A computed fold for a 109-nucleotide RNA from Thalassobacillus pellis, annotated as c-di-GMP-I riboswitch aptamer. The sequence was found by an Rfam model in a public genome assembly. It matches the Rfam family "c-di-GMP-I riboswitch aptamer". Rfam describes the family as follows. GEMM was predicted in a large-scale screen for bacterial structured RNA regulatory elements.

RNA sequence: UUCAGAAAAGGGCAAACGCAUUGAAAAAUGAGGGCGCAAAGUCACAGGCCUACGGUACCGAAGCAACUACUCCUUACAUACGGAUCGCUAUGGCGGCUGGACUACCUGA
Numbered sequence: 001u002u003c004a005g006a007a008a009a010g011g012g013c014a015a016a017c018g019c020a021u022u023g024a025a026a027a028a029u030g031a032g033g034g035c036g037c038a039a040a041g042u043c044a045c046a047g048g049c050c051u052a053c054g055g056u057a058c059c060g061a062a063g064c065a066a067c068u069a070c071u072c073c074u075u076a077c078a079u080a081c082g083g084a085u086c087g088c089u090a091u092g093g094c095g096g097c098u099g100g101a102c103u104a105c106c107u108g109a
Stems, first nucleotide, its partner, number of pairs: 002109004012037002017032001019030004035096001041102003045099003048094003054089003058083003
């Protein structure tokens, strides 16, 4: 330096779950807890997955204005408001889903 993790030593991390806090949510953090982990150490770079505040699309009624020579009718467009939360959307997340990059303890070859 590279590869490997059978046994060993000192240790390390901490799933589910309930509690507290933060957050729209996904989720995160803290103290418990301990399923597991030899990179379950760091980084959202590629893929994947989760969420959808906001946006978009959808629905509703309303009034005002403009244009078509004029009047009437119809249709369309735009704006703000309200509703619904089925769809789409990351600028929010997940590294204990896979790959990649970087770093590291012990033992063996």